This is a predicted structure of a 73-nucleotide RNA (transfer RNA) from an uncultured archaeon. It matches the Rfam family "tRNA". Rfam classes the family as a transfer RNA. It was read from a public genome assembly. Its mean pLDDT, the model's own confidence on a scale to 100, is 81.
RNA sequence: GCCCCGUUAGUACAGAGGCCAAGUACACUUCCCUUUCAAGGCAGUAACCCGGGUUCGAAUCCCGGACGGGGCG
Numbered sequence: 001g002c003c004c005c006g007u008u009a010g011u012a013c014a015g016a017g018g019c020c021a022a023g024u025a026c027a028c029u030u031c032c033c034u035u036u037c038a039a040g041g042c043a044g045u046a047a048c049c050c051g052g053g054u055u056c057g058a059a060u061c062c063c064g065g066a067c068g069g070g071g072c073g
Stems, first nucleotide, its partner, number of pairs: 001072007010026004018056001028044002031041002049065005
């Protein structure tokens, strides 16, 4: 230098154009339970890497960039 893959709550993942002002588990906070703690139960907080484009509508498709991983030279 070229090619491929990935980037979504604190962590790990789901999502495949409208059902999503984004879900699950763990973590965190409140409450219940308990003499207390743990476990269990209810509720809650918190995220789409950045910019542009396509579209009536984009986490999702396209282009560029950033970061990470892999391959070739």